[in-house]
RNA sequence: GCCUCAGUGGCUCAGCCGGUAGAGCGCGUCCUUGGUAAGGACGAGGUCGCGAGUUCGAAUCUCGCCUGAGGCU
Numbered sequence: 001g002c003c004u005c006a007g008u009g010g011c012u013c014a015g016c017c018g019g020u021a022g023a024g025c026g027c028g029u030c031c032u033u034g035g036u037a038a039g040g041a042c043g044a045g046g047u048c049g050c051g052a053g054u055u056c057g058a059a060u061c062u063c064g065c066c067u068g069a070g071g072c073u
Stems, first nucleotide, its partner, number of pairs: 001072007010025004019056001027043005049065005
């Protein structure tokens, strides 16, 4: 230098067939208990790596860039 894959709440990941952004764990409040653990209910938390384009509408499609992993030379 070229090719492939990945980047989504604090963490691990789904969603990628364009149409409300989700799960588990963690965090907060409450219920239950004599107290704890376990269990249950509710809640907070996301510029979907960055920028542009296409579209009525983009996490999803296209282009460029950044970061990480792997491969080729």
Transfer RNA from Methanoculleus sp., 73 nucleotides, folded computationally.
RNAcentral holds the sequence, with entries from ENA, MGnify and Rfam.
RNAcentral records the identical sequence in 17 taxa.
Rfam family: tRNA. It is annotated as a transfer RNA.